[in-house]
């Protein structure tokens, strides 16, 4: 210098004028209460200080918070999936391991199990999974036929080395071996399993020995293993205000003993059993748990229809908060101390114009000036931690490869 | 704001353990029948299975992300 890799920050700048939202202070007006001192509410004006994001988005995960409610077990269902750590938690993050890609810096990975079981592998192909004989190769042994007794032919067969098919064809190379062949045998290489030893918290890795063991793919197919998961969501929920209820549903306490009353039937109370039966909740089922009811009138409970309130107050923004120094840690992150307060609306404010500068594009020419156009994606709605998606660009840091010079 | 579902031909829909070439009805085109039309008969066209990436030998189907449409709530 050129080509890249990873990351961080910013998101046009400054000034003036006019507006919008909500906060505080002052003042004025109206109004409510009144113990006549004042307090509260609404509105106007003035002043002061504040007012979108890295994604506010998608709502894909996780948590806080709130209510239902008790959350306990089993099954079902859903999710996650290398290891160790970080964290409130996570499907996130960090470091490491393994595989693949890249010369490299680095990037990507839903990265447990296919030697537990089941299923599937279309078409093509002979054969698609306890292998298989279409072409090819062989005819040694046993059978049959011919024969010039050398042999030739046929069938039964043998063979996965070669061809062809396919995404995938059952370790590779060589030598031996054989009728031809084949891990059939041997040497080397690759993988797997078992055992032993070294390193590491671990994933894993290194080395040795043994075994011819060579076992296809698919789990984002069922499944197995390990771990996790109660449901709903601020339109949650609370207060105030307002209001009108109606219809439907179905059920179920018995037996024995004692006491009292009674002529008796029976009624009341107590005790025992079998603690029973019915409805509802536990937003899948069962058990368990909780609530209500059980001689029937009402009700609780469930379902349906109808009515009221339509935005008054709260939840509401100080929080796993931000910034900085130091310390622990490779890092994610955590700890101590100091400083700061930074939208809180409630159909939704955060905008517009002018001037100068910056950047981009187009046109013109006197070639560095002028004119015009434009300034990415986008817009808080209970709050946080992530992920994903959208995005004009600018600056900085670290690193790699190549070339040149010293 | 929050919670769900769906997307296949012009329209309405099928399409399941992932497998040749994605189908049906209506509609459309051509031809026949008819004096002419409808009906009827024959033949045919028409699809990036909403988009992108991944898993797989292979995806409308499985997974993830995006886009669009619809429904519900106090």
């Nucleotide at each position: 210098c050129a080509a890249g890799u990873g990351g961080a920050u910013c998101a046009g700048a400054u000034a003036g004028c006019c507006g919008c939202c909500g906060g505080c202070u002052g003042u004025c007006u109206c109004u409510u209460u009144u113990u006549c001192g004042a307090a509260g509410g609404a509105g106007g004006c003035a002043g002061c200080g504040g007012g979108a994001g890295g994604a506010a988005a998608g709502u894909c995960c996780g948590g806080g918070c709130u209510c239902c409610a008790c959350a306990g077990g089993a099954c079902a269902g859903g999710g996650u999936g290398g290891u160790c750590g970080a964290u409130a938690a996570c499907g996130u993050c960090g470091a490491c391991c393994g595989a693949u890609c890249g010369c490299g810096a680095g990037a990507u990975c839903a990265g447990g199990g296919a030697a537990a079981g089941u299923g599937c592998c279309g078409c093509a192909g002979a054969a698609a999974a306890c292998a298989a004989a279409c072409c090819g190769c062989c005819u040694a042994a046993g059978u049959c036929c011919c024969c010039u007794c050398g042999g030739g032919g046929a069938a039964c067969g043998g063979u996965a080395a070669g061809g062809g098919u396919g995404a995938a064809a059952a370790g590779g190379u060589g030598c031996g071996g054989u009728a031809a062949g084949a891990g059939c045998g041997c040497a080397c290489c690759a993988g797997c399993a078992g055992c032993c030893g070294g390193g590491g918290u671990g994933a894993c890795u290194c080395g040795g020995c043994u075994g011819g063991c060579u076992u296809g793919g698919u789990a984002a197919a069922c499944c197995c293993c390990a771990c996790c998961c109660g449901g709903a969501g601020c339109a949650a929920g609370g207060c105030a205000a307002a209001c009108a209820g109606g219809c439907g549903g179905a059920a179920a306490c018995g037996u024995c003993g004692c006491u009292u009353g009674g002529c008796a039937a029976c009624a009341a109370g107590c005790g025992a059993c079998a603690c029973a039966c019915g409805g509802g909740c536990u937003c899948g089922u069962c058990c368990g748990g909780c609530c209500c009811g059980u001689c029937a009138c009402c009700u609780a409970c469930c379902g349906c229809c109808g009515g009221g309130u339509a935005c008054g107050c709260u939840g509401c923004u100080u929080g796993a908060g931000g910034c900085g120094u130091c310390g622990a840690g490779c890092a994610a992150u955590c700890g101590c101390c100091g400083c700061c307060c930074u939208a809180g609306a409630g159909g939704a404010a955060u905008g517009g114009c002018u001037a100068u500068c910056c950047c981009u594009g187009u046109a013109a020419c006197u070639c560095g000036u002028u004119a015009c156009a434009g300034g990415a994606c986008a817009g808080a709605a209970c709050c946080c931690g992530g992920c994903u998606u959208a995005c004009c660009g600018a600056u900085c840091c670290a690193c790699u490869c190549g070339g040149g010079u010293a | 704001g929050g919670g769900c579902a769906c997307a296949u031909a012009g329209c309405u829909c099928a399409g399941u353990u992932g497998g040749u070439u994605a189908g049906a009805g209506c509609g459309c085109g051509u031809c026949g029948c008819u004096g002419a039309u409808a009906a009827c008969g024959a033949c045919g066209a028409g699809g990036u299975c909403c988009c992108a990436a991944g898993u797989u030998c292979g995806a409308a189907u499985c997974u993830u992300g995006g886009u669009g449409u619809g429904c519900c709530c106090a």